RNA sequence: AGAGUUUGAUCCUGGCUCAGGAUGAACGCUGGCGGCAUGCCUAAGACAUGCAAGUCGAACGAGACGACCUUAAGAAAACUGAGUGCUUGCACGAAGUUGGAAGAAGAUCAUCGUCUAGUGGCAGACGGGUGAGUAACACGUGGGUAACCUACCUUUAAGUUGGGGAUAACAGUUGGAAACGAUUGCUAAUACCGAAUAAGAUACUCGUAUUGAAAGAAGCCCUUAAAGCUUCACUUAAAGAUGGGCCUGCGGCGUAUUAACUAGUUGGUGAGGUAAUGGCUCACCAAGGUAACGAUGCGUAGCCGAACUGAGAGGUUGAACGGCCACACUGGGACUGAGACACGGCCCAGACUCCUACGGGAGACAGCAGUUAGGAAUAUUCGUCAAUGGGGGAAACCCUGAACGAGCAAUGCCGCGUGAGUGAUGAAGGCCCUAUGGGUUGUAAAACUCUGUUGUAUGGGAAGAACGGCCCUGUUAGGAAAUGAACAGAGAGUGACGGUACCAUACCAGAAAGCUCCGGCUAACUACGUGCCAGCAGCCGCGGUAAUACGUAGGGAGCGAGCGUUAUCCGGAUUUAUUGGGCGUAAAGCGUGCGUAGGCGGUUUAUUAAGUUUAAGAUAAAAGCCCGGGGCUCAACUCCGGUUCGUCUUAAAAACUGGUAGACUUGAGUGUGGUAGAGGUAAAUGGAAUUUCUAGUGUAGCGGUGAAAUGCGUAGAUAUUAGAAGGAACACCAGUGGCGAAGGCGAUUUACUGGGCCAUAACUGACGCUGAGGCACGAAAGCGUGGGGAGCAAAUAGGAUUAGAUACCCUAGUAGUCCACGCUGUAAACGAUGAGUACUAAGUGUUGGGGUAACCCAGUGCUGAAGCUAACGUAUUAAGUACUCCGCCUGAGUAGUACGGUCGCAAGGCUGAAACUCAAAGGAAUUGACGGGCACCCGCACAAGCGGUGGAGCAUGCUGUUUAAUUCGAAGAUACGCGAAGAACCUUACCUAGACUUGACAUCCCUGGCAAAGCUAUAGAAAUAUAGUGGAGGUUACCCAGGUGACAGGUGGUACAUGGUUGUCGUCAGCUCGUGUCGUGAGAUGUUGGGUUAAGUCCCGCAACGAGCGCAACCCCUGCCCGAAGUAGCCAGCAAGUAAAGUUGGGAACUCUUAGGGGACAGCCGGGGUCAACCCGGAGGAAGGUGGGGAUGACGUCAAAUCAUCAUGCCCCUUAUGUUUUGGGCUACACACGUGCUACAAUGGCGCACACAAAGGGAAGCGAACCCGCGAGGGCGAGCGAAUCUCAAAAAAGGCGUCCCAGUUCGGACUGCAGUCUGCAACUCGACUGCACGAAGCUGGAAUCGCUAGUAAUCGCGGAUCAGAAUGCCGCGGUGAAUACGUUCCCGGGUCUUGUACACACCGCCCGUCACACCAUGGGAGCCGGUAACACCCGAAGUCAGUGACCUAACUGCAAAGAAGGAGCUGCCGAAGGUGGGACCGAUGACUGGGGUGAAGUCGUAACAAGGUA
Repeated sequence: AGAGUUUGAUCCUGGCUCAGGAUGAACGCUGGCGGCAUGCCUAAGACAUGCAAGUCGAACGAGACGACCUUAAGAAAACUGAGUGCUUGCACGAAGUUGGAAGAAGAUCAUCGUCUAGUGGCAGACGGGUGAGUAACACGUGGGUAACCUACCUUUAAGUUGGGGAUAACAGUUGGAAACGAUUGCUAAUACCGAAUAAGAUACUCGUAUUGAAAGAAGCCCUUAAAGCUUCACUUAAAGAUGGGCCUGCGGCGUAUUAACUAGUUGGUGAGGUAAUGGCUCACCAAGGUAACGAUGCGUAGCCGAACUGAGAGGUUGAACGGCCACACUGGGACUGAGACACGGCCCAGACUCCUACGGGAGACAGCAGUUAGGAAUAUUCGUCAAUGGGGGAAACCCUGAACGAGCAAUGCCGCGUGAGUGAUGAAGGCCCUAUGGGUUGUAAAACUCUGUUGUAUGGGAAGAACGGCCCUGUUAGGAAAUGAACAGAGAGUGACGGUACCAUACCAGAAAGCUCCGGCUAACUACGUGCCAGCAGCCGCGGUAAUACGUAGGGAGCGAGCGUUAUCCGGAUUUAUUGGGCGUAAAGCGUGCGUAGGCGGUUUAUUAAGUUUAAGAUAAAAGCCCGGGGCUCAACUCCGGUUCGUCUUAAAAACUGGUAGACUUGAGUGUGGUAGAGGUAAAUGGAAUUUCUAGUGUAGCGGUGAAAUGCGUAGAUAUUAGAAGGAACACCAGUGGCGAAGGCGAUUUACUGGGCCAUAACUGACGCUGAGGCACGAAAGCGUGGGGAGCAAAUAGGAUUAGAUACCCUAGUAGUCCACGCUGUAAACGAUGAGUACUAAGUGUUGGGGUAACCCAGUGCUGAAGCUAACGUAUUAAGUACUCCGCCUGAGUAGUACGGUCGCAAGGCUGAAACUCAAAGGAAUUGACGGGCACCCGCACAAGCGGUGGAGCAUGCUGUUUAAUUCGAAGAUACGCGAAGAACCUUACCUAGACUUGACAUCCCUGGCAAAGCUAUAGAAAUAUAGUGGAGGUUACCCAGGUGACAGGUGGUACAUGGUUGUCGUCAGCUCGUGUCGUGAGAUGUUGGGUUAAGUCCCGCAACGAGCGCAACCCCUGCCCGAAGUAGCCAGCAAGUAAAGUUGGGAACUCUUAGGGGACAGCCGGGGUCAACCCGGAGGAAGGUGGGGAUGACGUCAAAUCAUCAUGCCCCUUAUGUUUUGGGCUACACACGUGCUACAAUGGCGCACACAAAGGGAAGCGAACCCGCGAGGGCGAGCGAAUCUCAAAAAAGGCGUCCCAGUUCGGACUGCAGUCUGCAACUCGACUGCACGAAGCUGGAAUCGCUAGUAAUCGCGGAUCAGAAUGCCGCGGUGAAUACGUUCCCGGGUCUUGUACACACCGCCCGUCACACCAUGGGAGCCGGUAACACCCGAAGUCAGUGACCUAACUGCAAAGAAGGAGCUGCCGAAGGUGGGACCGAUGACUGGGGUGAAGUCGUAACAAGGUA
């Protein structure tokens, strides 16, 4: 950094998809170790059990226990050590002395200690969890608080005086199942309450008044107390620190299909309330406040530091760690307190769970573990307070599921290992491949040498521990001193993890590799299996018998304790474009103007300092990222230091933008003078034409069409003449001419009226541009009311057309078209091009104005430069270069649809989605192909002619049918007298029946034999079998027989696996290449154009110049001539000779033969043509314009034909799909078709006589003459391997005769009889002959074929195949025409051009209804649920307020009583609940609407070509 995918190919637009990175992940396969992290994303569902917040006896009373005390008893241990044993320094050890453990009983409440419920203090508002709610001052950031609070802590100052009355605990009585109470009595305090004093606060008349605190405990000293001292605690005040409260600027989601919201609402005054401001609350007054810069509503959501990604700008996310907020079963409420409206507190209501003696109670894991449910899915009911931190305490210490650790999980990141070296017989084995030689796996293995990370075993073994306290010592300040305080030093002691990290030694290559992929993108290929099946697939797409794409195997590629898949985010995607896109035709300019807000704005001076720039400061938490270092062996990880964004404040600068003040004239406007115009509105007038009416003339048609008909007309039409009526539109002029903002505007005149342009330079002095909303105008059609109605004309009717024709065509015809008023508000409302300003080559028309002219200004066109554009194109009238403003676009379909809103009388308009489906849809251009597009040209293509086919009979081939089989192939042209140049057997491939199985044929091996073939006999249908006979040649050979397996064999399949060969377009004139040039490119050019030709043949021109395959020529035959040669051919002259005859001598002239040469080239003349190519005419010539014919077939097309000529891959059969034999079949026969033959007759038939060819064949052959037969033919057999002999007679023609138009003397089918020939054999099933029989047929419907000259037509001859068997095929000659005006049309082809939505290419593509299946969705009588409000009812707890007769220790009072408080009651508010009607949202719903999708359904053919009606 890109790639794949729209096309036949190209460029572009544009979507989809992939390669990368990431994750709190999950799933599949696999799994050695360690370190560091992370681990309910779902049900803020429900929770068993344990733990998570206590502590203080140095605040207090009390209780329990213990010590101390008394009594009895006296353990361990220590000291001393008589003595004993002996190894002479060890062990044992009596007695004695000290000692005071544990236990027992008692006494005492004096003292001490420990513990405990209660009173009291502090904490419980932190720490920990979760993200439901919240769109908000909740959060982030910056400010404000002169409008506030702050326990513990720090500093300073002052103080801590003197009293009082209660109450829990406890005891008694008592209620209750329990929870928990009730009552009587006693008692303490750092609990509570007064008084004093003082600071402070408040008020005012400013020196007075009012209000207004406190608590002790421990220790030292001394001892009796008191006093004093120290420390801690307490009170007041002032500060600080910390933590908060409140206010506020700015910032960060979607939706306008949410546009209006708001009554405590906005403000004021006063009061209340609060720590404090404030409608926070209340009373009164005013009527405000918010909102298009998006209020209000709805939906969604904790916010941030940061995380992921990205080049960045951005986009996405908000797990873990950190900050803030909110919440604690749901809802409400307050109490206490410095702080809460309080997760492990209270009260009430609700739902749920549990206990219950049914009366009533208890509870809240979104703390840590754990359970259950849900889910694709997320861990242990662990250890310790050792460290860090928190609460309490003077402290020891206690508590701490915070925290630190361990456990589980490849969940992630990082590191290590599974061995290293040598080693080629390139081992073996591979269900691997193979050309069978080999290759590959592969130095891989084995083998040898080495190492020991990890592992196993044994041993050692940390750091994390420091402080505080204790104890000892010392110092400092003050003090009379002591306790004490602070500081310094030494010591003892403290580890959950854990005997862990780490270290050492020993041992063994031993215990440790998988996953995905291999068609392209994308690194990596073969075989087998499968056969549109099974399956794969991220996109394109693979699979229908040779799958690198499915499955398996071998091999390979990638990553590696992981690898793949799925999901999600960013990237690629410049595919929302600020960086960094567009809008003529791809999606996209509002139909047009006016104009509000807004945005932008000419020249100049001064000033200001909002934007802007600079500097300094504040903040920007830490962590993270980045940079530089350090620590774990490295890394991940972690520690230290540093840089960076943003916001705010202050100061400075003044160029630019903005503000203010002033000036200017060029932008804009006004004035003055001209001017053009279908600009608008209203009124009046006019002529032409159509129609109707009236009247006349006039007669049979008119009208209409492709052709007709409907229609009109003898009741007089059409036509024509005259007159009248009425409506609508205004010919010519008329012009890419004019005017208008657009829509649009066209007879003439008048009235009113808008705008433009030119000239001038008098006036104003930026007054401008654009323009969201808004307002106005706005073709046609349509709607309403009232008129009008000639023509035209939806609907409708009729007639045609048609398969149908609800159309196109025709005849009629109503709305409408016209007018007035009102509505509608849309068009391909288009230049598919928003408005404005400035600048940027030219040329040439035209309209208006000015200028003496040059020329200038304003419009309107064309051609074109640069530039731009994907291209087409555009180009001073920009789609160029720039600026300003508005509108709009973001794949196609669904769909401009649904729902909602709004406008409208309606029709409908405006706004405007989604689900779902697809991998495209699209633009421009290119090459083809095609067109019921155009132009040109050619061809027996048509036309002009001649003869046929189609009708008959027969022959032959094919379809179909039949059959045991009727073998197979060929199928429009380009199959069908084709393969087949020849099926009685054979052929033969088919069928029936019988045989053989290494085979009928080939190679190899083994054994045996000397033969085998042939002949004869028997059986048999034959093959074959048996028996006999036979006997060459050879001697490891050949041959034969038998055996074995490799193999043979296959006309079995696939021509869509192939080679070769062939047909066809087409003997059409085309098809290409190199270099150059043009184009982004596909491609173009050349090859097009002007001529010309049979021809891309040639000439000229030309960004082309050349070349190749084709054309032509070269080759063969034929036509003329020449010389040469002269037999088997020829015979003129000479001679011989015959009945005749080149028969003979001879000749080489002629014909002919066969090798060669010449000849024709537009060469000559005239004309035309571009002085060309070439064309026309003529001469000469045997031949004249490629002389005629043949061979010769470019690139390619049709998956054309052939596996049955041959060859061949793969598949299939192997006692048969092979081989062989007999007989049959290919020859069948209601029928249909093709190709032919013979005819239908007189241009003929028949008979008789009689001419003239060419080209071929011949030895298992052609066969003469002669004889026989009516004949086919037979007999005999000369000659000839051929210019010698033979087939062989040519026939038509011509001559003579006959027939006389008839189913015939035409025609010959069919049939009978008799024969001939071939052949083993003519029954199925041959050809021919003779006699007899004598069918259809009298020239052929629609349609269709061949042929342009020696051709058609007609006549015979030959050959191949072949034993025999042509009407077919291939050749040969004889006779020998007609016609072609011409290219309009049919068919085919070529070239140029045009259109195209086709490219499998028109046999293309493609639209809609209907039918069927599935999917999502709208409507829908309704029905169910939810959300937030509103109105009313009820009204818990509770604060506040009120309150009388109730109750009450402290204070006041002599007393009565008061103050104050409590309970009760009442009131306001008030959650849940109830009732009600609406709003919104979601699910569901008979039926219904359209939409989408779906290899082969139905009906038509709407679109694409002029798509057949553009």
Molecule: small-subunit ribosomal RNA
Organism: uncultured bacterium